[in-house]
A computed fold for a 73-nucleotide RNA from a Minisyncoccota bacterium, annotated as transfer RNA. The prediction has a mean pLDDT of 82. Rfam family: tRNA. By type it is a transfer RNA.
RNA sequence: GAGUCGAUAGCUCAGUUGGUAGAGCGGUAAGCUUAUACCUUACUGGUCGGGGGUUCGAGUCCCUCUCGACUCA
Numbered sequence: 001g002a003g004u005c006g007a008u009a010g011c012u013c014a015g016u017u018g019g020u021a022g023a024g025c026g027g028u029a030a031g032c033u034u035a036u037a038c039c040u041u042a043c044u045g046g047u048c049g050g051g052g053g054u055u056c057g058a059g060u061c062c063c064u065c066u067c068g069a070c071u072c073a
Stems, first nucleotide, its partner, number of pairs: 001072007010025004019056001026044006049065005
C1' cells in the first nucleotide's frame, strides 16, 4: 500500500427481506433466611463507533473517517 471481517446495554452476543432495538450475565428493590449467599418476583437498562447520503422509514443499503483482528504485497 491492497483486501476481508468486526465495532449494538456495564460484560458476552443476537437482530431474518429496510418497518416499535432484544437475550443471557450484571445492577436495584421486595419476598425468603438468624444473616450473607442460593432461589422467586418485579424493576433497571442503548446518541446501534463518528460524520454524510439514499429512503415515507436505516442497526440493516451507499460513501467517508476512527479503532481492532486477519490475509496478501